[in-house]
Molecule: transfer RNA
Organism: bacterium (Candidatus Torokbacteria) CG_4_10_14_0_2_um_filter_35_8
């Protein structure tokens, strides 16, 4: 420097052929239970879908750029 693939909660990840409203687990917080923990059960918090731009009547999702982390080339 050239191709490929990836970035979505605090972590692991899932989200298709663009369409209510953005999820799961697992963690943290409440509260029930229990003497007390812990497990259970129930309920909230908590994301500008890496970042900027485009196309659209709508983008996590499609396009282009740029960042960062992989991995083949030279």
């Nucleotide at each position: 420097g050239g191709g490929c693939c990836g970035u979505u909660a605090g972590c692991u990840c899932a989200g298709u052929u663009g369409g209510c409203u953005a999820g799961a687990g697992c963690g943290u917080c409440u509260g029930u239970u229990u003497u007390g923990c812990a497990c259970a059960c129930a309920g909230g918090a908590g994301g500008u879908c890496a970042a900027g731009g485009g196309u659209u009547c709508g983008a996590a999702u499609c396009c282009c750029u740029u960042a960062c982390g992989g991995u083949c080339c030279a």